[in-house]
The prediction has a mean pLDDT of 81. The part of an RNA shown here (small-subunit ribosomal RNA, 3' minor domain) has 147 nucleotides and comes from uncultured Desulfobacterium sp.
Context: one part of a larger RNA
RNA sequence: CACCGCCCGUCACACCACGAAAGUCGACUGUACCAGAAGGUGCUGGGCUAACCCCUCGGGGGGGCAGGUACCUAAGGUACGGCCGGUAAUUGGGGUGAAGUCGUAACAAGGUAGCCGUAGGGGAACCUGCGGCUGGAUCACCUCCUU
Numbered sequence: 001c002a003c004c005g006c007c008c009g010u011c012a013c014a015c016c017a018c019g020a021a022a023g024u025c026g027a028c029u030g031u032a033c034c035a036g037a038a039g040g041u042g043c044u045g046g047g048c049u050a051a052c053c054c055c056u057c058g059g060g061g062g063g064g065c066a067g068g069u070a071c072c073u074a075a076g077g078u079a080c081g082g083c084c085g086g087u088a089a090u091u092g093g094g095g096u097g098a099a100g101u102c103g104u105a106a107c108a109a110g111g112u113a114g115c116c117g118u119a120g121g122g123g124a125a126c127c128u129g130c131g132g133c134u135g136g137a138u139c140a141c142c143u144c145c146u147u
Stems, first nucleotide, its partner, number of pairs: 003110001005107001008103002011100001013097004018092003023087004028082007039072006047065003052061003113134009
């Protein structure tokens, strides 16, 4: 730059971050079940066995070992969850942008005063109803104050 002003919202375009989201991937974790290594413990132990005991010297007893079995149990598996994170078709508004589209809502009585609450309606700013406020202009009147 001062009404040839200011300014609002939809829409279109570009970019940015965010929210929602079927699904999908991963970490941690819960419950139930399956299965169960090594080891420990209990039972068993017909096979094996130096120490101890007995012996008629053949062996026997006791103890131990292998083996068997039951329980506990890690990793693992199945099903259903919890929680956190990543990703995601799609979707929602938000921010910014030289300039674009549609209108002109607000600022003067902004051309229907404006605003607040609420309900309904509408491409959009918005419109209408009801209640409220003056942070409304103008004109007139009333009350008070000053000269």